[in-house]
RNA sequence: AUGAAGAUGGCAGGGAGAGACUGCGCCGACAGGCGCGGCACCGAAGGAGCAAGUCUUGACGGUCCGCCGGCCGCGAGAUCAAACUCUCAGGUAAAAGUACCGUCAUCCGACG
Numbered sequence: 001a002u003g004a005a006g007a008u009g010g011c012a013g014g015g016a017g018a019g020a021c022u023g024c025g026c027c028g029a030c031a032g033g034c035g036c037g038g039c040a041c042c043g044a045a046g047g048a049g050c051a052a053g054u055c056u057u058g059a060c061g062g063u064c065c066g067c068c069g070g071c072c073g074c075g076a077g078a079u080c081a082a083a084c085u086c087u088c089a090g091g092u093a094a095a096a097g098u099a100c101c102g103u104c105a106u107c108c109g110a111c112g
Base pairs, nucleotide, nucleotide: 006107007106008105009104010103011102013101014100019039021038022037023036024035025034026033027032040092041091042090046088047086048085049084053079054078055077056076057075058074060073061072062071063070064069
């Protein structure tokens, strides 16, 4: 000195879905916001669940074998992904925010 992949952060970058629902109370000049309820919805903060596969195991069955042991099947357990599923949380005009994408910076250091 090259700087993959990864991590973190910045950006007046892009970014969907679903009631500007409703009762009561509080804050507020207003817009609006918050809390406690009611009915109805969304899935892309976060969270949770699951497949194949892999591993372990069995007074299980079969097979090779004299035994140990190997292989196959079945059962049990562990591990195991998502934009799938759940809807706890969050959200349902605008604003804000959102997984994800882009870009910049920092860290790190695969490769050379």
The RNA shown here (Glycine riboswitch aptamer) has 112 nucleotides and comes from Cohnella sp. OV330. Model confidence (mean pLDDT): 82 of 100. RNAcentral holds the sequence, with entries from Rfam. Of the family's consensus pairs, 91% are formed in the model. The source organism's lineage runs through Bacteria, Bacillota, Caryophanales, Paenibacillaceae and Cohnella.